Model confidence (mean pLDDT): 84 of 100. The part of an RNA shown here (large-subunit ribosomal RNA, domain IV) has 316 nucleotides and comes from Olisthodiscus luteus.
Context: one part of a larger RNA
RNA sequence: CUCUCUCUAAGGAACUCGGCAAAAUUGCCCCGUAACUUCGGAAGAAGGGGUACCUUUUAACUAAGGUUGCAAUAACUAGGUCCAAGCGACUGUUUAUCAAAAACAUAGGUCUCCGCUAAAUCGAAAGAUGAUGUAUGGGGGCUGAUGCCUGCCCAGUGCCGGAAGGUUAAAGAAGUUGGUUCACGCUAAUAACUGAAGCCCCGGUGAACGGCGGCCGUAACUAUAACGGUCCUAAGGUAGCGAAAUUCCUUGUCGGGUAAGUUCCGACCUGCACGAAAGGCUUAACGAUUUGGACACUGUCUCAGAGAGAGGCUCG
Numbered sequence: 001c002u003c004u005c006u007c008u009a010a011g012g013a014a015c016u017c018g019g020c021a022a023a024a025u026u027g028c029c030c031c032g033u034a035a036c037u038u039c040g041g042a043a044g045a046a047g048g049g050g051u052a053c054c055u056u057u058u059a060a061c062u063a064a065g066g067u068u069g070c071a072a073u074a075a076c077u078a079g080g081u082c083c084a085a086g087c088g089a090c091u092g093u094u095u096a097u098c099a100a101a102a103a104c105a106u107a108g109g110u111c112u113c114c115g116c117u118a119a120a121u122c123g124a125a126a127g128a129u130g131a132u133g134u135a136u137g138g139g140g141g142c143u144g145a146u147g148c149c150u151g152c153c154c155a156g157u158g159c160c161g162g163a164a165g166g167u168u169a170a171a172g173a174a175g176u177u178g179g180u181u182c183a184c185g186c187u188a189a190u191a192a193c194u195g196a197a198g199c200c201c202c203g204g205u206g207a208a209c210g211g212c213g214g215c216c217g218u219a220a221c222u223a224u225a226a227c228g229g230u231c232c233u234a235a236g237g238u239a240g241c242g243a244a245a246u247u248c249c250u251u252g253u254c255g256g257g258u259a260a261g262u263u264c265c266g267a268c269c270u271g272c273a274c275g276a277a278a279g280g281c282u283u284a285a286c287g288a289u290u291u292g293g294a295c296a297c298u299g300u301c302u303c304a305g306a307g308a309g310a311g312g313c314u315c316g
Stems, first nucleotide, its partner, number of pairs: 001311008010302002014300001019297001027051005036041001038145001052067005080295007087287002092104002108143007120129003147281003151212003156209002158205005165200003171194002175190006213231005240274001241271001252268005
């Protein structure tokens, strides 16, 4: 010097990306316990108190016995707590060997296909799964507890429906023309007309793929524009939320917290570029999740010191 531990005056996060690590809390009994809430919880909330007594024994540690009580840890064992916000409802699953999460799944919701020799899937096929099931079932897609909701657009694409009409293949074919022939025939080319699905066409359909404007003017200060005009569109973004896991300008502006806050919380709305099942907005409980704050606590630090063990080093 390195590693693993123990202790430390005064201070107590000043350390640091960040309280990372460490310390602190810890058992049992009693008292007591808030917001919020899906009335179950939150909750071991928080916070406070107790954890003994008697006899004998031992130099002491202790040992033995007894008493009361619901309960008589202290060597080991043995929750730190609170406040606020994001995301995901939850328990669960995952990158065996750098990621455990906000990702996946989930119950619930909804759309769609399928009437049984089911649809769907594997397989040249036989056959099998589905299922020894039968629409309260099975397959597929999307969303993701609950609560309140889920707006407008069917022009494009897709899907579904449509005894009309147009177009349309093979095939069939009246006829016409050529070769050959005395003729019957044989043969070649062409062809009116008949002729399916599909496409065109006509409708429907968004919890199907998807989409959801611009310019100008206007109110008795100013500002703004409920209002008006005009162009375009299939329709011009409704409710709710909003500098957000989304905001470039941006450390937006105001308020809170701090002595001081690019983070955080509450508002505002000028949404570069939120928005309603690629769901919108809330939400109790939950989380080895992410962010901000507080108390307690501490060698994280001011700023280091001492000690134990192991290694290294020196000598042998």

The organism belongs to Olisthodiscus, within Eukaryota.
It is recorded under the gene name rnl.